The RNA shown here (Bacterial RNase P class A) has 345 nucleotides and comes from a Pseudomonadota bacterium. The source organism's lineage runs through Bacteria, Pseudomonadati and Pseudomonadota. Of the family's consensus pairs, 94% are formed in the model. It matches the Rfam family "Bacterial RNase P class A". It is annotated as a ribozyme. From the family's description: Ribonuclease P (RNase P) is a ubiquitous endoribonuclease, found in archaea, bacteria and eukarya as well as chloroplasts and mitochondria. Its mean pLDDT, the model's own confidence on a scale to 100, is 79.

RNA sequence: GGAGUCGGCUAGACAGCCGCUGGAUCCCGGGGGCAACCCCGGGGCCUGGAGGAAAGUCCGGGCUCCGCAGAGCAGGAUGCCGGCUAACGGCCGGGCACCGCGAGGUGACGAACAGGGCCACAGAGACGAGUCCCGUCCUGACGCAAGUCGGGGCGGGGGUGAAACGCGGCAACCUCCAUCCGGAGCAACACCAAAUAGGCAAGCGCCUGAGGUCGGCUCGACCAAGCUUGCGGGUAGGUGGCUAGAACCGUGAAGUAAUUCACGGUCCAGAGGAAUGGCUGUUGCGAGGCAGGGCCCUCACGGGUCCCGCCCCGACAGAACCCGGCUUACCGGCCGGCUCCCUUU
Repeated sequence: GGAGUCGGCUAGACAGCCGCUGGAUCCCGGGGGCAACCCCGGGGCCUGGAGGAAAGUCCGGGCUCCGCAGAGCAGGAUGCCGGCUAACGGCCGGGCACCGCGAGGUGACGAACAGGGCCACAGAGACGAGUCCCGUCCUGACGCAAGUCGGGGCGGGGGUGAAACGCGGCAACCUCCAUCCGGAGCAACACCAAAUAGGCAAGCGCCUGAGGUCGGCUCGACCAAGCUUGCGGGUAGGUGGCUAGAACCGUGAAGUAAUUCACGGUCCAGAGGAAUGGCUGUUGCGAGGCAGGGCCCUCACGGGUCCCGCCCCGACAGAACCCGGCUUACCGGCCGGCUCCCUUU
């Protein structure tokens, strides 16, 4: 210098203006209350406001409700050995197999004398054996003979094939063995609670008529068998669940590591038809386009490289109860460990 492999970080920055949303505090206006105080509306100021995957919803757990004496069946998942963890199908270490010169990567990696099933193509035959060719033994027919055409046995050699009888191979076929798993999910669940209808209770009324309509009252007219109050369940609606946690950041200790422990520090979205945005300016990085200039190659056309100006573009992707994983998507940039090749010292 080139090629590669593994791991980590980042996911533009700053400023101004205008907004959205959660919280704290102060002020103003209105309402309620004896009061403490509470409710509604507006404003000022301070402050928090998406991700490494918030995604797929694949696996595991917390939490909630329902179910549950115990055991078994069915069903599902996992499967070398050891460890980590709340748990896991995850992670770490080791072994083995395969790939790579190597760093390293990949692996459902228990059992094939419990049983069933399957073994492409080729081959005669693919797992109750079998005879295609040769050999060898017995034998029939023909032939003077050499031999030719057959039948049967042996399974010794050849040939085919991944495998040819060997306790063959396949369990990501059924199965067996071992281990684990109750179900549904924040639209869980809990609380408050209209209107209408229905339920229960009490009171009043059923022609001596409660009550209703005729805008308020009286009279009157008409209708009339129900009306009123209370209680309770549930719906709409509202509130909680709802973000302080297997949390994050340092330091130290134990351990090869995953991880665990101790001490110190920090508070870091909580909306809910669903906020986290828009505009402008400066600037960094990268890709593209246009114009110009320098250098190099070329006879030239043209090409390469560097600098500068202008314009344009900016990956995947948007929280919805929370957490640990896995998988998938992704423009780029930065850092580190290690390996191989070439060159120089």